About this RNA
Predicted 3D model of a 73-nucleotide RNA (transfer RNA) from a Dehalococcoidia bacterium. Rfam family: tRNA. It is annotated as a transfer RNA. The coordinates come from a structure-prediction model, not an experiment, and the mean pLDDT is 81.
RNA sequence: UGUCCCGUGGUGUAAUUGGCAACACGUCUGACUCUGGAUCAGUAGAGUGCAGGUUCGAUUCCUGCCGGGACAG
Repeated sequence: UGUCCCGUGGUGUAAUUGGCAACACGUCUGACUCUGGAUCAGUAGAGUGCAGGUUCGAUUCCUGCCGGGACAG
C1' cells in the first nucleotide's frame, strides 16, 4: 500500500432475501432458606463503531472515515 472479514445492553450471540432489536449469562428486587448457594417470579439496561446517501421505512443496501483481525507485497 492492496484485497477480504468483523464492530449490536456489562459479557457472549441472534435479528436470512428492509417493517421501529431478541435469547442466554450477569446486575437489581422479591419469594424460598437460620445464612449463603441453588431454584422460582419480576425489574432495569443497547436504536446497532462514526458521518452521510438511497428509501414511506435501514442492524440489514451504497459511500467515506475510525478501530480490530487475516492474507498479499